[in-house]
RNA sequence: UACUCCCCGGCGGGAGAAGCGGGCCAGGCCCGCUGCCGAAGGCGCAACGCCCGUAAUCGCUCAGGCCCACGUACCGCCGGCCGAGA
Numbered sequence: 001u002a003c004u005c006c007c008c009g010g011c012g013g014g015a016g017a018a019g020c021g022g023g024c025c026a027g028g029c030c031c032g033c034u035g036c037c038g039a040a041g042g043c044g045c046a047a048c049g050c051c052c053g054u055a056a057u058c059g060c061u062c063a064g065g066c067c068c069a070c071g072u073a074c075c076g077c078c079g080g081c082c083g084a085g086a
Stems, first nucleotide, its partner, number of pairs: 003085003007080007018034007035066003041062001042060003048053002
C1' cells in the first nucleotide's frame, strides 16, 4: 500500500402470526378470554477443546409481536475507524 475480519454509520432488499365479546367510536385504540408468530433482546443444548468453557437461521417463548406502518436477524453496496490476521 492494498485485502479480509471486528465495530459504527448511510442506502437498498427483507418475513411471520388470530378469533370472539365489550367499551370508546373517522382512522383506529383500550380491556377480557382463548389461540398464534419468532428475524430486537434474552435463555437452553451439541460437536469441539479440556473439566470448565462454548454456537446457531435449532429449541423455549420471559420479553416483543399478530391491519398497515416503524422496526427486526440476515444479505448487498458505500463510507468511517482503533485493533487483529495474512

A computed fold for an 86-nucleotide RNA from Arenimonas fontis, annotated as Glycine riboswitch aptamer. Taxonomically the source falls in Arenimonas (Bacteria, Pseudomonadota, Gammaproteobacteria, Lysobacteraceae). The coordinates come from a structure-prediction model, not an experiment, and the mean pLDDT is 76. The RNAcentral record of the sequence draws on Rfam. Rfam family: Glycine riboswitch aptamer. Clan: Glycine riboswitch clan. From the family's description: This family represents the bacterial glycine riboswitch.